[in-house]
RNA sequence: GAUUUAUAAAGAAAGAGGGAGAGACAGGCUCAUUGAACUCUUAGCAACUUUCCAGGGUGGAAUAAGUGCUAACCUGCCUAAAAUUUAGGAACUAUAAAUU
Numbered sequence: 001g002a003u004u005u006a007u008a009a010a011g012a013a014a015g016a017g018g019g020a021g022a023g024a025c026a027g028g029c030u031c032a033u034u035g036a037a038c039u040c041u042u043a044g045c046a047a048c049u050u051u052c053c054a055g056g057g058u059g060g061a062a063u064a065a066g067u068g069c070u071a072a073c074c075u076g077c078c079u080a081a082a083a084u085u086u087a088g089g090a091a092c093u094a095u096a097a098a099u100u
Base pairs, nucleotide, nucleotide: 001100002099003098004097005096006095007094008093013042014041015040016039017038021031022030023029025076026075027074028073043070044069045068048066049065050062051061052060053059077089078088079087080086081085
């Protein structure tokens, strides 16, 4: 890198460096020199792997370890309907685990 499975409503900051972009992609709409991306440190959120209890499925507890995350979004393709909205399902994307 590829494939499969599960989840995706929510949650959670500050300092130092850095110096113009960022929000996956496209369109919109936002954030940004009252400093963006990115790197480091500390803190936090969460509970996928992991540990413990239970053990048929599942559920509960912990956060030491391995990741991950810490502005907010809407639409995208299809179906239905009382129709420019609502509901459902895909696709794409992100994270984890396994296999290769």

SAM riboswitch aptamer (S box leader) from Dyadobacter sp. LHD-138, 100 nucleotides, folded computationally. It was read from a public genome assembly, where an Rfam model found it. Its mean pLDDT, the model's own confidence on a scale to 100, is 79. Lineage of the source: Bacteria > Pseudomonadati > Bacteroidota > Cytophagia > Dyadobacter.